[in-house]
Context: one part of a larger RNA
RNA sequence: CGCGGAAACUUGAGAAGGCCAUUCUCUAGUACGAGAGGACCGAGAAUGACGAAGCUCUAGUGUGUCAGCUGUCCCACCAGGGGCAUUGCUGGGUAGCUAUCUUCGGUUAGGAUAAACGCUGAAAGCAUCUAAGCGUGAAGCCGUCUUCAAGAUUAAGUUUCAUAGAUUCCCUGUAGACUACAGGGUUGAUAGGCUCUAGGUGUAAGCGCAGUAAUGCGUUGAGCCGAGGAGUACUAAUAAGUCAUUUGA
Numbered sequence: 001c002g003c004g005g006a007a008a009c010u011u012g013a014g015a016a017g018g019c020c021a022u023u024c025u026c027u028a029g030u031a032c033g034a035g036a037g038g039a040c041c042g043a044g045a046a047u048g049a050c051g052a053a054g055c056u057c058u059a060g061u062g063u064g065u066c067a068g069c070u071g072u073c074c075c076a077c078c079a080g081g082g083g084c085a086u087u088g089c090u091g092g093g094u095a096g097c098u099a100u101c102u103u104c105g106g107u108u109a110g111g112a113u114a115a116a117c118g119c120u121g122a123a124a125g126c127a128u129c130u131a132a133g134c135g136u137g138a139a140g141c142c143g144u145c146u147u148c149a150a151g152a153u154u155a156a157g158u159u160u161c162a163u164a165g166a167u168u169c170c171c172u173g174u175a176g177a178c179u180a181c182a183g184g185g186u187u188g189a190u191a192g193g194c195u196c197u198a199g200g201u202g203u204a205a206g207c208g209c210a211g212u213a214a215u216g217c218g219u220u221g222a223g224c225c226g227a228g229g230a231g232u233a234c235u236a237a238u239a240a241g242u243c244a245u246u247u248g249a
Base pairs, nucleotide, nucleotide: 001151005161006160007159008158009157010156014148015147016146017145020048021047022046023045024044025043026042032037050105051104052103053102054101058099059098060097061096065092066091067090068089069088070085071084072083073082074081075080110142111141116136117135118134119133165243166242167241168240169185170184171183172182173181190236191235192234193232194231195230196229197228199225200224201223206219207218208217209216210215
């Protein structure tokens, strides 16, 4: 840009992917076989690689975060802190992201067949699966399963609306290089703040008590954090534009 207005939801021409492998048990030490050995068919239980999704568990990261520790500079000093030293080093760790973790998948019909095995059956009074005709038959083919899909220009369909709708702009994230997509824009919980909290760290500072002191104990599972979860209009989504205007008259 097209599909002669808009929104939402579909159909599926077509395309892509997938279809995996192994072990064990039962049937059964049965059939078979002199023995040694040792099944078809069928049923069940696991595992591997691969793939998809996810973060409840396990584990990792986690330059947000909590604690401990060293040197030095600074806040006049003490105490308590801040900066720098690879994130200064060390021990943990929420969200998120991840795999080694968790869950799931490769199932089952059906159809047409290959090799092969058959039925009926002549040419060729017999025989013959084949010449006419009809079957069985594979992890393979078409489908079944998953995903995309009306530029399928043959441009499909359904429902609703018809001044409907879309958009600039702004607050954002389940999205993301940009764009797009998704949520919201005061008739508002979209983000921030505030309050509370799952959770993390591990008992703050100050004060009191004991001790000459280092330090310990109490206040105290404290203080701090809290990307997660709720609530709350305090702050910011203000205001204002643009496109579209078909059918119809």
Large-subunit ribosomal RNA, domain VI from a Patescibacteria group bacterium, 249 nucleotides, folded computationally. RNAcentral holds the full RNA, with entries from ENA. It matches the Rfam family "Bacterial large subunit ribosomal RNA". Rfam links the family to the GO terms structural constituent of ribosome and ribosome. The prediction has a mean pLDDT of 87.